[in-house]
């Protein structure tokens, strides 16, 4: 220098172009002798950054950034 992959909640990961979810963690409530355990609920997201296509983009296209990997 060229090719490929990855980037979404604190963490690990989902999500056919049509309301962004789950597990875990955190907080609250209930059960229990109970700081463990079980159940219920709440809160937590500018989907790496910018632009484009579209009535509508996490998803499609382009550029950039970071990481991993292959070739030279």
């Nucleotide at each position: 220098g060229g090719g490929g992959c990855u980037a979404u909640a604190g963490c690990u990961c989902a999500a056919u172009g049509g309301u962004a979810g789950a597990g875990u963690a955190u907080u609250u409530g209930c059960a229990u002798g109970g700081c463990a355990u079980g159940c219920a609920a709440a809160a937590g997201g500018c989907u790496a950054g910018g632009g484009g296509u579209u009535c509508g983009a996490g998803c499609c296209c382009c550029c950039u950034u970071a990481g991993c990997u292959c070739c030279a």
Transfer RNA from Endomicrobium sp., 72 nucleotides, folded computationally. Lineage of the source: Bacteria > Pseudomonadati > Elusimicrobiota > Endomicrobiaceae > Endomicrobium. Its Rfam family is "tRNA". Its family is annotated with triplet codon-amino acid adaptor activity in the Gene Ontology.